[in-house]
Predicted 3D model of a 94-nucleotide RNA (TPP riboswitch aptamer (THI element)) from Mucilaginibacter sp. Bleaf8. The prediction has a mean pLDDT of 76. It was read from a public genome assembly, where an Rfam model found it. Rfam family: TPP riboswitch aptamer (THI element). Rfam describes the family as follows. Vitamin B(1) in its active form thiamin pyrophosphate (TPP) is an essential coenzyme that is synthesised by coupling of pyrimidine and thiazole moieties in bacteria. Taxonomically the source falls in Mucilaginibacter (Bacteria, Sphingobacteriia, Sphingobacteriales, Sphingobacteriaceae).
RNA sequence: CCGCAACUUUAGGGGUGUCCUUUAAUGGACUGAGAUAAUACCCUUUGAACCUGAUCCAGGUAAUGCUGGCGAAGGGAAAAGUGAUGGCAUCGCU
Numbered sequence: 001c002c003g004c005a006a007c008u009u010u011a012g013g014g015g016u017g018u019c020c021u022u023u024a025a026u027g028g029a030c031u032g033a034g035a036u037a038a039u040a041c042c043c044u045u046u047g048a049a050c051c052u053g054a055u056c057c058a059g060g061u062a063a064u065g066c067u068g069g070c071g072a073a074g075g076g077a078a079a080a081g082u083g084a085u086g087g088c089a090u091c092g093c094u
Base pairs, nucleotide, nucleotide: 001087002086006082007081008080009079010078011044012043013042014041017030018029019028020027050075051074052073056069057068058067059066
């Protein structure tokens, strides 16, 4: 000097579905980080957070983006700082 993981600050982006209960939620079940309100959670270009295609295709489920495919498709929101037991450069000594 560079700087991984990670962290911090500020700023920004995003989703919130399916089913059950003759009472419909401030209850329960499923998946999930998150299932509608929040000082939460996830993601921010090294970008599968999320959106579109999609009233898509296959499988599975009580049902559902539940799983896989589609997907090295198209879009998609950032700057600064900290950061070694790492790397590089230089100098000195042996």